This is a predicted structure of a 73-nucleotide RNA (transfer RNA) from Candidatus Falkowbacteria bacterium CG02_land_8_20_14_3_00_36_14. Its Rfam family is "tRNA". Rfam links the family to the GO term triplet codon-amino acid adaptor activity. The prediction has a mean pLDDT of 82. It was read from a public genome assembly. Taxonomically the source falls in Candidatus Falkowiibacteriota (Bacteria, Bacteria candidate phyla).

RNA sequence: GCGCUUGUAGCUCAGCGGUGAGAGCACCGGCCUUAUAAGCCGGGGGUCGAUGGUUCAAAUCCAUCCAAGCGCA
Numbered sequence: 001g002c003g004c005u006u007g008u009a010g011c012u013c014a015g016c017g018g019u020g021a022g023a024g025c026a027c028c029g030g031c032c033u034u035a036u037a038a039g040c041c042g043g044g045g046g047u048c049g050a051u052g053g054u055u056c057a058a059a060u061c062c063a064u065c066c067a068a069g070c071g072c073a
Base pairs, nucleotide, nucleotide: 001072002071003070004069005068006067007066010025011024012023013022018056027043028042029041030040031039049065050064051063052062053061
């Protein structure tokens, strides 16, 4: 330099054009317990890597860029 893959909550990940962007763990509150843990109930937290484009509608499709990984040279 070229090609491919990935980028979504604090972490690990789902979500292959259409109502409200979700799960587990973590965090906070409550119940339970002498207390902690476990268990049960509830809650907060995201402008979906950035910018543009297509579309009535984009996390999802397209282009460029950024970052990480793999391969080729």